Predicted 3D model of a 77-nucleotide RNA (transfer RNA) from Bacteroidetes bacterium SW_9_63_38. The source organism's lineage runs through Bacteria, Pseudomonadati and Bacteroidota.
[in-house]
RNA sequence: CGGGACAUGGCGCAGUCCGGUAGCGCACCGCUCUGGGGGAGCGGAGGUCGCCGGUUCGAAUCCGGCUGUCCCGACCA
Numbered sequence: 001c002g003g004g005a006c007a008u009g010g011c012g013c014a015g016u017c018c019g020g021u022a023g024c025g026c027a028c029c030g031c032u033c034u035g036g037g038g039g040a041g042c043g044g045a046g047g048u049c050g051c052c053g054g055u056u057c058g059a060a061u062c063c064g065g066c067u068g069u070c071c072c073g074a075c076c077a
Stems, first nucleotide, its partner, number of pairs: 001073007010026004020057001028044006050066005
């Protein structure tokens, strides 16, 4: 330098193909069961969906650019 994959609550991931306003598990908070711990049940808080722009009534999703991480190749040594 070229190509590809990935970026979504604290962590790990789904949702993207086919646009309809974001979810699962764990963790966290409260309550209940238990003598307590552990465990179980119920409820709850928490996300500019990497950034900027475009298309659209509407974008995590489609389009363009950029950033970061990883992989492959090339180049230099």
The coordinates come from a structure-prediction model, not an experiment, and the mean pLDDT is 81.
It matches the Rfam family "tRNA". The family's RNA type in Rfam is transfer RNA.